A computed fold for a 73-nucleotide RNA from a Candidatus Dojkabacteria bacterium, annotated as transfer RNA. Rfam family: tRNA. Its mean pLDDT, the model's own confidence on a scale to 100, is 81.

């Protein structure tokens, strides 16, 4: 240098032929217990990597640049 894949809650990841984002664990509170685990119900966390375009409407679809990862050279 090219290619080519990934980026989403504290961490592991879904999601989408464009319509107001979700799950498991993790944290908090609560219930049960003499207490602790454990379990059962909750609450809360996200300007979808950045910055434009196109749309009425973008996490989605195009550029372009950032991080990592592969692969060629």
């Nucleotide at each position: 240098g090219c290619u080519g894949g990934u980026g989403u809650a504290g961490c592991u990841c879904a999601g989408u032929u464009g319509g107001u984002a979700g799950a498991g664990c993790a944290a908090c509170u609560c219930u049960u217990u003499c207490g602790u685990a454990a379990a059962g119900a909750g609450u809360a966390g996200g300007u979808c990597g950045a910055c434009a375009g196109u749309c009425c409407g973008a996490u989605u679809c195009u550029g372009u640049c950032c991080a990592c990862c592969a692969g060629c050279u």

Background
The same sequence occurs in records of 2 taxa.